[in-house]
RNA sequence: UUCUUAUCAAGAGAGACGGAGGGAUUUGGCCCUUUGAAGUCUCAGCAACCGGUCUGAUAAAGGACACGGUGCUAACUCCAAUAGGCAUGUGCCUAAAAGAUGAGAA
Repeated sequence: UUCUUAUCAAGAGAGACGGAGGGAUUUGGCCCUUUGAAGUCUCAGCAACCGGUCUGAUAAAGGACACGGUGCUAACUCCAAUAGGCAUGUGCCUAAAAGAUGAGAA
């Protein structure tokens, strides 16, 4: 990088350096940001995908989170875009596409 698969309505931030952008991409909207963006580091936390652990029968299934591997810590994946449905000037619902993360495979 590609493929398969599960999940995406909940949850959880301080400090140091840094110095203008950021919310994946394009368009539109909306929002965050000099009361300090991105990024890096430290510490803390959340969660429970994998290992490990407990119950179970070494299964299925379920629980818990000391430990290890990831991940995450504004807003539903910030919202819309495509298809369909309902109500109607703008909103709601469902599905998809795209994306993110884990696990497995090539």